Transfer RNA from a Lachnospiraceae bacterium, 73 nucleotides, folded computationally.
Its mean pLDDT, the model's own confidence on a scale to 100, is 82.
Its Rfam family is "tRNA".
[in-house]
RNA sequence: ACGAGUGUAGCUCAGCUGGGAGAGUACAGGUCUGAUACACCUGUGGUCGUGGGUUCAAAUCCCUCCGCUCGUA
Repeated sequence: ACGAGUGUAGCUCAGCUGGGAGAGUACAGGUCUGAUACACCUGUGGUCGUGGGUUCAAAUCCCUCCGCUCGUA
């Protein structure tokens, strides 16, 4: 330089053919216990990498840029 993949909660990830943003874990509180841990219940937490475009409507489609990974040279 070229090509491919990837970017969503603190972390690991899902999100199907465009319409409700989610799970596990972590964290906080509660129940339990002499206390802690375990278990169970509840809750907090998101500019969906940036900027634009298409659309009634975009995490999803298109373009640009940025980060990371892999490959070719």